[in-house]
Context: one part of a larger RNA
RNA sequence: CUGGGCGUAAAGGGCACGUAGGCGGUGAAUCGGGUUGAAAGUGAAAGUCGCCAAAAAUAGGUGGAAUGAUGCUCUCGAAACUAAUUCACUUGAGUGAGAUAGAGGAGAGUGAAAUUUUGUGUGUUUGGGUGAAAUUCAUAGAUCUAUGAAGGAACGCCAAAAGUGAAGGUAGCUCUCUAGGUCCCUACCGACGCUGGAGUGUGAAAGCAUGGGGAGCAAAUAAGAUUAGAUACCCUAAUAGUCCAUCCUGUAAACGAUGAGUGUUCGCCCUUUGUGUAGAUCAGGGGCCCAACUAACGCGUGAAACAAUCCUCUUGGGGAAUACAGUCACAAGACCGAAAAUU
Numbered sequence: 001c002u003g004g005g006c007g008u009a010a011a012g013g014g015c016a017c018g019u020a021g022g023c024g025g026u027g028a029a030u031c032g033g034g035u036u037g038a039a040a041g042u043g044a045a046a047g048u049c050g051c052c053a054a055a056a057a058u059a060g061g062u063g064g065a066a067u068g069a070u071g072c073u074c075u076c077g078a079a080a081c082u083a084a085u086u087c088a089c090u091u092g093a094g095u096g097a098g099a100u101a102g103a104g105g106a107g108a109g110u111g112a113a114a115u116u117u118u119g120u121g122u123g124u125u126u127g128g129g130u131g132a133a134a135u136u137c138a139u140a141g142a143u144c145u146a147u148g149a150a151g152g153a154a155c156g157c158c159a160a161a162a163g164u165g166a167a168g169g170u171a172g173c174u175c176u177c178u179a180g181g182u183c184c185c186u187a188c189c190g191a192c193g194c195u196g197g198a199g200u201g202u203g204a205a206a207g208c209a210u211g212g213g214g215a216g217c218a219a220a221u222a223a224g225a226u227u228a229g230a231u232a233c234c235c236u237a238a239u240a241g242u243c244c245a246u247c248c249u250g251u252a253a254a255c256g257a258u259g260a261g262u263g264u265u266c267g268c269c270c271u272u273u274g275u276g277u278a279g280a281u282c283a284g285g286g287g288c289c290c291a292a293c294u295a296a297c298g299c300g301u302g303a304a305a306c307a308a309u310c311c312u313c314u315u316g317g318g319g320a321a322u323a324c325a326g327u328c329a330c331a332a333g334a335c336c337g338a339a340a341a342u343u
Stems, first nucleotide, its partner, number of pairs: 004314002007297002012311001014202004021195003025089006033082002035078004040073003048065002050062003092192001094188002096185001098183003104178007111155001116150006127136001163170002207248001209246004216242002221237002224234001259310002262307003267288006274281002293298001316343002326335003
């Protein structure tokens, strides 16, 4: 490698689009490349087996058979499958009409509560913090309280196992632009499909670059405690950062630890949207469960069941997600990715 596997034992790429490739609905006709039937030719020698001879024996001779050889070439046929060409079909895919739900995306505007700072008034002694304290704030008037102002960030209730998006993700309200979905009618089209090495795009947080912004929070840092020590947990401060614009980075327990799409399969309950008078049904989201499967846990029409298709990946631990090389990146690093000693 193969066989076997990938929810938790090693193993599903973070996610999508998509080229090559692989695979692929129904009915006909043609064809005869693959496929298949028959016949002929060919299929070296050595070697093997047999026979003759001989023997301790594998050593000699012969050229009968098999094998190599389910091959190759050629001729005549078959036409189910497959390929090709042509014609048709509608169930797959798509387009259209009518409805419809949504925190889907981008931009702009705007709102209330709270924290902080600050102006003014009232008022006078602590406030704050903890297991207990202290650092700390305050008579230069704090905390509390009333009223006004500024600024930034996040959006309470509604709120849900809810919705939506390919994933990452996504929530105050309004407007503009914009993408996708579902149901229903069956009008159009007529296999136009599925997957997808390479490639391209997208991709939380942290981080980088330039310019803004900076309320709260808060790596680093400083101080106070705790402690034998305390480079921590607790406390008081506090800078990057968190926010915005533009660019880069390309990683996460990027998880459902479950690749994508398709078909087939006992039932029950809840829920979201559409259709419907209703029963119900379609498309999602959840909870149980029969069969089946599973090492077990569990999964169970949203399968980890039964099937076929395409792709990634796995092969004891550790060394090591390291070294070297290459590619990418401003850097940090990322991708790709060994071996030896060892067990």
A computed fold for a 343-nucleotide part of an RNA from Elaeagnus macrophylla, annotated as small-subunit ribosomal RNA, central domain. Taxonomically the source falls in Elaeagnus (Eukaryota, eudicotyledons, Gunneridae, fabids). It matches the Rfam family "Bacterial small subunit ribosomal RNA". The coordinates come from a structure-prediction model, not an experiment, and the mean pLDDT is 84.